[in-house]
């Protein structure tokens, strides 16, 4: 100044004509208000709200996993540890990035291939004893050296030994314990002991912690429907069931009866459902931040087969070509689109803006 990466924000405007939902007002025509989204989306996680269930508490299942804070809550966010990987410096560090980041001495299983052996390690090799046919065999000994693996039993160096070996020493490192320092804490720094045990828990499992279930097709209510037929039970005056009543008795009614499946049929509307964990302010405090606390303004879609649209002109952005270099010509302007609300994750997205970062180029 240009390519690309992250993150954060915008994602067209004006105008004329036709429609379309909603609300208010009107008897009516009709008038006036408001009329998608940063992800409405995918429906992954939290809640709010509504119904059932529930003494309290374990068992089971299901999520959850460094730390502190935010929040109505969360698997979500903020600031910090700690691990790894990149970049940049001699370094000491900086600077970007991922991480399901409790436990692998509680237990149990499991680690393809390859290799003796994947955790009771000996194929090859070392070593000394035995025996013999003199370079072999046999029972033993050891893991330092090859060799297979994604991974082979801390690493160098010394002692030691028949070879050897954390066996023993001394350093180095790692992992636990404790005390000490700094920190809210997760963790770091230092001392001191102890230990030498491969990985894997997105295997079982084990600790800790948190959850009842079901969703707007929840749920209230209104209005329609529950007709005949068929099939069961029960009863016909020793009476099934119905009314009065809180129950008994008691009085009434009662036979083409009652009753319980079945069948058919009815399948519209209102509430839920719009004033909230609610928009805004280059407002004022807190706080390092996520986020909180004030104060002001402000009312900002509610359809139900589902409105938010369609057309013309014009301008904006952008790309290509073309000259007279600021105009002409032609193209492109995305990804989608509410349906009960809110707080996040994740995914899509033409084209522009802004910060930081890597490369390139041009100046100085």
């Nucleotide at each position: 100044c240009u390519a690309c990466a992250a993150u954060g924000c915008c994602g067209g405007g004006u105008u004329a004509u036709c429609g379309c939902c909603u609300a208010u007002a009107g008897c009516a025509a009709u008038a006036u208000u408001g009329g998608a989204g940063g992800a409405a989306a995918g429906u992954c996680c939290g809640g709010a709200c509504a119904g059932c269930a529930c003494a309290g508490a374990g068992c089971a299942g299901c999520g959850c996993a460094c730390u502190a804070c935010c929040u109505a809550a969360c698997g979500g966010g903020u600031a910090g540890g700690c691990g790894c990987c990149c970049c940049g410096g001699a370094a000491g560090c900086g600077g970007g990035g991922c991480g399901a980041c409790a436990g692998a001495c509680a237990g149990u299983g499991c680690c393809a291939c390859a290799g003796a052996a994947a955790a009771u390690g000996a194929c090859c090799g070392c070593c000394g004893c035995a025996c013999c046919a003199c370079g072999g065999u046999g029972a033993g000994g050891c893991a330092a050296g090859g060799g297979u693996g994604a991974a082979a039993a801390u690493g160098u160096a010394g002692u030691g030994u028949a070879a050897g070996a954390g066996a023993c020493u001394a350093c180095a490192g790692u992992a636990u314990a404790c005390a000490c320092u700094g920190g809210u804490a997760a963790c770091a720094a230092u001392g001191u002991a102890u230990a030498g045990g491969g990985g894997u828990a997105a295997a079982c499992c084990u600790u800790g912690c948190g959850c009842g279930c079901u969703g707007a097709a929840a749920u209230g209510c209104c209005a329609a429907a529950u007709a005949a037929g068929c099939a069961g039970a029960c009863g016909c005056u020793u009476g099934a069931c119905g009314g009065c009543g809180g129950c008994u008795c008691g009085c009434c009614g009662g036979a083409u009866g009652u009753u319980u499946g079945u069948g058919g049929g009815u399948u519209g509307g209102c509430a839920g459902c719009g004033a909230g964990a609610g928009a805004c302010g280059u407002c004022c405090g807190u706080g390092c931040g996520a986020a909180c606390g004030g104060c002001g303004u402000c009312c900002c879609a509610g359809a139900u087969a589902a409105a938010u649209g369609a057309u013309a002109a014009c301008c904006g952005c952008u790309c290509c070509g073309g000259c007279u270099u600021g105009c002409c010509g032609g193209g492109g302007u995305a990804c989608a689109g509410a349906a009960u609300c809110c707080g996040g994750c994740u995914u899509a997205c033409a084209g522009g803006c802004a910060u930081u970062g890597u490369a390139g180029u041009u100046a100085u």